[in-house]
Small-subunit ribosomal RNA, 5' domain from an uncultured bacterium, 509 nucleotides, folded computationally. The coordinates come from a structure-prediction model, not an experiment, and the mean pLDDT is 86. Rfam family: Bacterial small subunit ribosomal RNA.
Context: one part of a larger RNA
RNA sequence: AACGAACGCUGGCGGCGUGCCUAACACAUGCAAGUCGAACGGAGUACAUUGUUGUAGCAAUACAGUGGUGUACUUAGUGGCGGACGGGUGAGUAACACGUAGGUAACCUGCCCUUAAGAGGGGGACAACCCAGGGAAACUUGGGCUAAUACCCCAUAAGACCCCGUACUGGGAUGUAUGAGGUAAAAGGAGCAAUCCGCUUAGGGAUGGGCCUGCGGCCUAUCAGGUAGUUGGUGGGGUAACGGCCCACCAAGCCAGAGACGGGUAGCCGGACUGAGAGGUCGAACGGCCACACUGGAACUGAGACACGGUCCAGACUCCUACGGGAGGCAGCAGUGGGGAAUUUUGCACAAUGGGGGAAACCCUGAUGCAGCGACGCCGCGUGGAGGAUGAAGGCCUUCGGGUUGUAAACUCCUUUUGCAGGGGAAGAUAAUGACGGUACCCUGCGAAUAAGCCACGGCUAACUCUGUGCCAGCAGCCGCGGUAAGACAGAGGUGGCGAGCGUUGUUC
Numbered sequence: 001a002a003c004g005a006a007c008g009c010u011g012g013c014g015g016c017g018u019g020c021c022u023a024a025c026a027c028a029u030g031c032a033a034g035u036c037g038a039a040c041g042g043a044g045u046a047c048a049u050u051g052u053u054g055u056a057g058c059a060a061u062a063c064a065g066u067g068g069u070g071u072a073c074u075u076a077g078u079g080g081c082g083g084a085c086g087g088g089u090g091a092g093u094a095a096c097a098c099g100u101a102g103g104u105a106a107c108c109u110g111c112c113c114u115u116a117a118g119a120g121g122g123g124g125a126c127a128a129c130c131c132a133g134g135g136a137a138a139c140u141u142g143g144g145c146u147a148a149u150a151c152c153c154c155a156u157a158a159g160a161c162c163c164c165g166u167a168c169u170g171g172g173a174u175g176u177a178u179g180a181g182g183u184a185a186a187a188g189g190a191g192c193a194a195u196c197c198g199c200u201u202a203g204g205g206a207u208g209g210g211c212c213u214g215c216g217g218c219c220u221a222u223c224a225g226g227u228a229g230u231u232g233g234u235g236g237g238g239u240a241a242c243g244g245c246c247c248a249c250c251a252a253g254c255c256a257g258a259g260a261c262g263g264g265u266a267g268c269c270g271g272a273c274u275g276a277g278a279g280g281u282c283g284a285a286c287g288g289c290c291a292c293a294c295u296g297g298a299a300c301u302g303a304g305a306c307a308c309g310g311u312c313c314a315g316a317c318u319c320c321u322a323c324g325g326g327a328g329g330c331a332g333c334a335g336u337g338g339g340g341a342a343u344u345u346u347g348c349a350c351a352a353u354g355g356g357g358g359a360a361a362c363c364c365u366g367a368u369g370c371a372g373c374g375a376c377g378c379c380g381c382g383u384g385g386a387g388g389a390u391g392a393a394g395g396c397c398u399u400c401g402g403g404u405u406g407u408a409a410a411c412u413c414c415u416u417u418u419g420c421a422g423g424g425g426a427a428g429a430u431a432a433u434g435a436c437g438g439u440a441c442c443c444u445g446c447g448a449a450u451a452a453g454c455c456a457c458g459g460c461u462a463a464c465u466c467u468g469u470g471c472c473a474g475c476a477g478c479c480g481c482g483g484u485a486a487g488a489c490a491g492a493g494g495u496g497g498c499g500a501g502c503g504u505u506g507u508u509c
Base pairs, nucleotide, nucleotide: 001508002507003506005505006504007503008502009501012381013380014379015378016377017376018374019373020339025337026336027335029334030333031332034081035080036079039078040077042075043074044073045072046071047070048069049068050067051066052065053064054063055062056061088292089291090290098216099215100214101213102212103211104210107209108208112205113204114203115202116201117200118199120154121153122152123151129144130143131142132141133140134139160183161182162181164179165178166177167176168175188197189196190195218264219263220262225255226254227253230252231251232250233249234248235247236246237245267289268288269287270286271282272281273280274279294315295314296313297312298311317328318327319326320325345371347370348369349368353367354365355364356363357362384414385413386412387411394405395404396403397402419446420445421444422443423442424441428436453498454497455496456495457494458479459478460477464493465492466491467490468489474481475480
């Protein structure tokens, strides 16, 4: 000098930040990922219209029931997109995890932009629904009907892909160009229409990623040898893709004193703190990357996951149970218990910014914007200003003369930051829309009014006396004080320092 601090005493206001460093301990409750009816068939409600049956009536008509059509709204299911983003945590990891510089003649990329070509014909199902069951529940079984932008088949193929040739570039074809043969597409919706939104194939772009490599950044030799898929090859499997990634066979290699292997510790970086610098220490908040999601394992779906609020298996734990069987995962936001020296509200709003879905209206969004709590930090402001000596009273000291507190107070004049009361009142929003918020800010009134402490005073180190105590009680960072005159203990007066803080402790330089 610094801090995500804590503790003691004290505490007026505002702005901006910041707040489980410990148990990656366990979690009650609520919320945190949905959306689309302009993909689809139903179901329901309301209204309109139309048919039919019954009752009353001579009839018009009224009421009740039932069926069709249309419009508006709602939505369990099928289907699409999103749930791989955003948010959290730092357990693991000494590793191509990260940083930096490159490579990919070894790769992928939904939505978006752009270019080109296309969308012809047909089919069978499964939910919902109905019927019949099982179960305490979670849920589930069988039969029957049905729609689609769900699924399948046929056709077509500019280009793509596969196989076999030729040429070009290049160090090297697996690349590019080209020839013959073969293979695989599609979906509709809205609108009166124009048209718009979608669909299929292919090329390019953008963005995002996968993989590989050089170099760099901890401690330990009281760890010296390590290694059998180990190192390489051939052939194959697998992947978007290279590769012992996996497998069969063959060879016996590969790493290591420039530290292999083992052990300990640790997420890495931009940066932060300190320092004249070199360096040392750290990696909270903010930003990038990585890893993880009760513990361990696994795949499915998908452009993308081996998937925090998805699935399956195993385990521990908690809960429900009719004992047969089920349900759950806050390292999301709040909040609870526990641990701890120690760390906040079960708040408001989608108004802004951004994200998902939708043609849109809009819906969702504990991301985010705000508010609340904490002197936890930084910064700013205030607790009054000027005058005022007979230097009042009181306190303390005294050589008893006086000195000091001390212009300090009283008193006089003035001001109103802050405060309280009243009035006005934003920007942030582009036409509308403001949680914050009647907030910031402005005006008026009132009245010095509402607002000072903490530590030290032997030397280091700025600031001294009295009383008490008597090696006791105590102090102490080091040196050291205290055994009857203690400037070092305790109290008082005075003084010094800092000031809404001051001291102590811890840690780093």